This is a predicted structure of a 104-nucleotide RNA (SAM riboswitch aptamer (S box leader)) from Alkalicoccus chagannorensis DSM 18086.

């Protein structure tokens, strides 16, 4: 890097660096940021996947990966229901996106 799956409504922050946007990509909104957000670094925590171990349809433990701002912050493509002067709201399914395993 490509392709299969899986999971994405729980959960878990403190310090020090940098100095303006951030919140995947465009678009509508939203929420956030000099009471230093985003990124970096150390520590520490969480426990979705892998591994380990056990009294195994559950549980521990944190090795190897993640994660630790708002549900992936909401929509936007379809499909059904509801309600409606009109907006719309639920819900289910794609697309697309993190991350994790196998393979190539």
């Nucleotide at each position: 890097c490509a392709u299969u799956u899986a999971u994405c409504c729980u959960g878990a922050g403190u310090g020090g660096a940098c100095g303006a946007g951030a919140g995947a990509u465009c678009u509508g909104g939203c929420u956030u940021g000099a009471u230093g957000a985003c990124u970096c670094c150390a520590c520490a925590g969480c426990a979705g996947c892998c591994u380990g171990c056990c009294c195994c349809c559950g549980g521990c433990a944190a090795g190897g990966u993640g994660c630790u701002u708002c549900c992936g912050c909401c929509a936007g493509c379809a499909g059904a229901g509801c309600g409606u002067u009109g907006u719309g709201c639920u819900c289910u399914g794609g697309a697309c996106g993190a991350u994790g395993a196998a393979u190539g």
Rfam family: SAM riboswitch aptamer (S box leader). About the family: The SAM riboswitch is found upstream of a number of genes which code for proteins involved in methionine or cysteine biosynthesis in Gram-positive bacteria. Its family is annotated with regulation of gene expression in the Gene Ontology.